[in-house]
RNA sequence: GCGAAUGUUUUCUAGGGUUCCGCGGCCGCAACGGCCGGACAGGUCCGAGAGAAGACCGCGACAGGAUCGCGUCGGCCGGCCAUAUGACCGUUUGACGAACCUGUCGCGCCACGGAGGGACAAAAGCCCGGGAGAU
Numbered sequence: 001g002c003g004a005a006u007g008u009u010u011u012c013u014a015g016g017g018u019u020c021c022g023c024g025g026c027c028g029c030a031a032c033g034g035c036c037g038g039a040c041a042g043g044u045c046c047g048a049g050a051g052a053a054g055a056c057c058g059c060g061a062c063a064g065g066a067u068c069g070c071g072u073c074g075g076c077c078g079g080c081c082a083u084a085u086g087a088c089c090g091u092u093u094g095a096c097g098a099a100c101c102u103g104u105c106g107c108g109c110c111a112c113g114g115a116g117g118g119a120c121a122a123a124a125g126c127c128c129g130g131g132a133g134a135u
Base pairs, nucleotide, nucleotide: 007056008055009054010053011052012051015046016045020043021042022040023037024036025035026034027033057108058107059106060105061104062103063102064101065100070097071096072095073094074093075092077090078089079088110130112133116128117127118126
């Protein structure tokens, strides 16, 4: 200097505003009515790269299974050879390994961060964005 990987998602939380519900105020004879209010505790709703938990996925280790296929090493027999060895070829066989399946366990690091803009009703630690920038 270059390349690859450090993952996906669900539920929840920090947080967020005000479409709906509720609550409060006012109007109205009243209405399952109207207007205003999120410096209204709440329900619905939104919601984290740097928050939590789970599932999946990835990587690794161990154990077992399956295989008769692949790779490595070796053995028996046969061929070749001069009567023999080596190398080579063939059938067969043993061990180990990789790959495949199942289960269990482990790991999946680090992370300071504006302004401004965007969506939904609106806002936000959401999205732009592990951005700009800083170290």
Annotation: This is a predicted structure of a 135-nucleotide RNA (Guanidine-I riboswitch aptamer) from Saccharibacillus brassicae. RNAcentral holds the sequence, with entries from Rfam. The prediction has a mean pLDDT of 81. Lineage of the source: Bacteria > Bacillati > Caryophanales > Paenibacillaceae > Saccharibacillus.